Annotation
The part of an RNA shown here (large-subunit ribosomal RNA, domain IV) has 325 nucleotides and comes from cf. Phormidesmis sp. LEGE 11477.
Context: one part of a larger RNA
């Protein structure tokens, strides 16, 4: 010194990134219990009080009376409580071995595929799963309890239908061409048949092009400029572009850069935190909006209780380390 325990005057979070660890709470019984709620909950909320031995009596649950210590759940085991938000509805799952979370999974709802030798998956195939099921079924995508809701946009990309027209392969077709020589020749040359090499028109599927229709498909939802009898702001107008201009609700947010944005609340002092404002760099509706009781070893902020976290350090014990052997 250093590791594990125990104690501590006063003060109590002044420590610190953060009450990290510690300490406090603890059991039974009897009392009382608030906001809120999906009327179950919350809830052991919360705060009170009682606990041990002796006589007596007893309906055997207790009741009266006494007694005794600092202490009566005499030791040991044994909940900390409140408030206020943000995420996820919950119980559950996960990075065996640095992350348990607000990922992941869920009931729920939604689209799409599949008529059954089903879609699909695995296999070269047979064959197997799907299923000994049959659309209240089975797969895939996506949202994730409930509650109130879910707007515009089909230009682009995808699906899903259509089939008139335009392209469009190989195939089919073979007009002609081109080489070869029987023959004929005016001797330059033409050249039939068949062989052989080309190869025009013409026909000739799906796709794409085209036409619709779809966004709980993938995705997208503008810009200047003037204007009300202070000012200021603009219900109102004009213009340009767009498929079509962000609706409801939310908002400095797990999302706000400027920005410790103003305000207001909580401290003496509050870059965090609550409520608000809306100027939203760059929210916004199943890539789901916005609430939400109930739950979370979940994150943040405040508080009561407790303490050695600390003001600041002090002492004990039990092992180590140091010295000798």
């Nucleotide at each position: 010194u250093c590791a594990u325990g125990g104690u501590u005057a006063a003060g109590g979070a002044a420590c610190u990134a953060g009450g990290c660890a510690a300490a406090a709470u603890a059991g039974c019984c009897c009392u009382g219990u608030a906001a809120c709620u999906u009327c179950g909950g919350g809830a052991g909320a919360a705060g009170g009080g009682g606990c041990u031995c002796c006589u007596a009596c007893u309906u055997c649950g207790g009741u009266a009376g006494g007694a005794c210590g600092c202490a009566g759940u005499g030791a040991a085991a044994a909940g900390a409580c409140c408030c206020a938000g943000g995420c996820g509805a919950c119980u559950g799952u996960u990075u065996a071995u640095c992350a348990a979370a607000a990922a992941c999974a869920c009931a729920u709802g939604g689209c799409u595929g599949u008529g059954c030798g089903a879609a699909c998956u695995u296999g070269a195939a047979a064959g197997a799963g799907g299923a000994u099921g049959u659309a209240u079924a089975c797969g895939g995508c996506c949202u994730g309890a409930c509650a109130c809701c879910u707007g515009c946009c089909c230009g682009g990309u995808g699906c899903u239908g259509g089939a008139a027209g335009g392209u469009u392969a190989a195939g089919g077709g073979g007009g002609g061409a081109u080489g070869u020589u029987a023959u004929c020749u005016u001797c330059g040359g033409a050249g039939a048949a068949g062989c052989a090499u080309u190869g025009a028109a013409c026909u000739g599927a799906a796709g794409c092009c085209c036409c619709a229709g779809u966004a709980a498909a993938c995705g997208g939802c503008g810009g200047c400029c003037g204007u009300a009898a202070c000012u200021a702001u603009a219900a109102c107008g004009g213009u340009c572009c767009u498929a079509a201009g962000g609706u409801a609700g939310c908002g400095a947010a797990a999302u706000u850069c400027c920005u410790u944005g103003u305000c207001g609340g909580g401290u003496a002092a509050g870059u965090u935190c609550c409520g608000a404002c809306c100027u939203g760099c760059a929210c916004g509706a199943a890539u789901g909006g916005u609430g939400c009781a109930a739950c979370g070893a979940u994150c943040u902020g405040g508080g009561u209780a407790c303490u050695g976290u600390c003001u600041c350090a002090a002492c004990c014990a039990u092992g180590a380390g140091c010295u000798c052997g």
Overview: Model confidence (mean pLDDT): 87 of 100. The full RNA is in RNAcentral, with records from ENA and Rfam. It matches the Rfam family "Bacterial large subunit ribosomal RNA". Rfam links the family to the GO terms structural constituent of ribosome and ribosome. Taxonomically the source falls in Phormidesmis (Bacteria, Bacillati, Cyanophyceae, Leptolyngbyales).